[in-house]
Context: one part of a larger RNA
Molecule: small-subunit ribosomal RNA, 5' domain
Organism: uncultured bacterium
């Protein structure tokens, strides 16, 4: 000078920020991921119409529960447990890779064909579920056919590379497409580029310790095969016996990493909270599977603790998402409103979602801004406190009188944030604010608004009474044992002032 503070005393508005650092301890409840009927086949319902005494049923149309089927759910939003290097940082590389939606390009979508959920019957279970049998679509799956193009394997011409390669031309052969609709939108396949986005992989930085000096068999290298979107001991079988290290390996403690942040005249030194950008993690271990992409926080299989439910046979569960709640702690917020604005996911598009967000609420936690009145007022009232008893001193302060009207309070207007959607051939019209509120105006009246530390030096400010090395006080030197400027009170002063101290911790 600082602070994610925390205690004590005080406390009048506002703006912006900020807030669980400890128990990466347990969690009640709500909410935080959907969306598409312009993929698909429908129930209850509804509205017309036809049949039937009625129950009902038949067609057309609308709507769409639960199901299928696409996309999303790896973003977004939490923590910092682990991790001294699979991290992070600055710079290369990838002739070793990959990309779903997006944009540009360029070819094409022919024919066929089973089944399966939801639905009906039955049955089993406490529940959670699950089982037969029956019957059905589809941009669900699966054949044929073509097969511009591309891919792989073997051969070959030219060109290029330090590199096992790259670029191009040639025939062979094998492998691979497609989804619909009545039409339009809108989409499917195959494919050459982009843009972004990611994997890999290199140097060089990037804690403390030697009272850790060896350390290692997949270890190091080769050669083959496996395996990856790719290169690699990545993982396997042989062979050779390497590989790292005082320029500090192994090992032990410690700890995300960087923009940055404090502090400094600066070089240091400290931290690394809130915002960004990487990286990790999602009850604790391990594994996959789907997929363009996880080995996946609000998806799954196992094991384990742990809680709940149970008809005791079995089952659910995972707030380090926002709010809450217990423990624990010197300590850290509301079980708010709203998708109106950005922004995202799904949809043609209206429009759903959305605890991201954008607000409001709590807390003097920080910063900063206003105000608690202004002027005039001497018989310097009256109390207080000292006094040499004359007086001083609180002190123009109050009181009195004369004004103002921030703020806060009560009425009233109110720009702005909001353009975009959608209807229409256009004119032109519909719809749309949760808050939040600059800002005018009206109303009243000093009314509703100062307090904390100090006061021996260091460091601005002292008298007096208690008190008697008791009581007590203190950062450091020191105060107190009878006249205490250092203790306690009183007046008086100093500082700062909605804060003002004290305790931590940093420079």
């Nucleotide at each position: 000078a600082a602070c994610g503070a925390a205690c004590g005393u005080u406390g009048g508005c506002g703006g912006c920020g900020u807030g669980g650092a400890u128990u990466a301890g347990g969690c009640a409840u709500g909410c935080a991921a959907g969306u598409c009927g312009a993929a698909c086949g429908a129930a209850u319902c509804c509205c017309g119409g036809g049949g039937g005494c009625a129950a009902c049923u038949c067609c057309g149309g609308g709507g769409g529960a639960a199901g299928u089927g696409g996309c999303g759910a790896a973003a977004g939003g939490g923590g910092c447990a682990g991790u001294a290097a699979g991290g992070c940082a600055u710079g290369g590389g990838u002739a070793a890779c990959u990309u779903g939606c997006c944009u540009c390009g360029g070819g094409g979508a022919c024919u066929g064909g089973g089944a399966u959920a939801g639905c009906c019957a039955c049955c089993c279970c406490a529940a959670c579920g699950g089982g037969u049998g029956g019957g059905u679509a589809a941009u669900a799956c699966c054949g044929g056919g073509c097969g511009u193009c591309g891919u792989g394997u073997a051969c070959u011409g030219g060109g290029g590379g330090c590199a096992u390669c790259c670029c191009u031309g040639g025939a062979a052969c094998a492998c691979g497409a497609a989804a619909g609709a009545g039409a339009a939108u809108c989409g499917c396949c195959c494919u050459g580029a982009g843009a972004g986005a990611g994997g890999c992989u290199c140097a060089u930085g990037u804690g403390g310790u030697a009272u850790u000096a060896g350390c290692u068999a997949g270890u190091u290298g080769g050669u083959g095969a496996g395996g990856u979107a790719a290169c690699g001991g990545c993982u396997c079988a042989c062979c050779a016996a390497g590989g790292c290290c005082a320029a500090g390996a192994u090992g032990c403690c410690u700890a995300g990493c960087g923009g940055g942040u404090g502090u400094g005249a600066g070089a240091g030194c400290a931290c690394g909270a809130c915002c960004c950008g990487c990286g990790u993690c999602a009850c604790u271990g391990g594994c996959a599977c789907u997929g363009u992409g996880a080995c996946a926080c609000u998806g799954g299989c196992c094991a384990g603790a742990c809680u709940c439910c149970u008809a005791c046979g079995g089952g659910a569960g995972g707030c380090u998402g926002c709010a809450g709640u217990c423990g624990a702690g010197g300590a850290u917020c509301u079980u708010c409103g709203g998708c109106a604005a950005u922004g995202g996911g799904c949809g043609a598009a209206a429009g759903c979602c959305u605890g991201a967000c954008c607000g409001a609420g709590c807390g003097a936690c920080g910063c900063c801004g206003c105000g608690u009145g202004u002027g005039c007022g001497a018989u310097g009232a009256a109390g207080g406190c000292c006094u040499u008893c004359g007086g001083g001193u609180u002190g123009u302060a109050a009181a009195g009188c004369a004004c103002u009207g921030u703020c806060g309070g009560g009425g009233g207007g109110g720009a702005g944030a909001a353009a975009a959607g959608c209807c229409g051939c256009a004119a032109g019209g519909c719809c749309u604010g949760a808050u939040c509120g600059a800002c005018c105006c009206c109303c009243g009246g000093a009314g509703g608004a100062a307090g904390c530390a100090c006061g021996g030096g260091c460091u601005a400010a002292g008298u007096u009474c208690g008190u008697g090395c008791c009581a007590g006080c203190a950062g450091c030197c020191g105060c107190g044992g009878u006249a205490a400027g250092a203790c306690g009170a009183a007046c008086c002063g100093u500082g700062c002032g909605a804060a003002c101290g004290u305790u931590g911790u940093u420079c």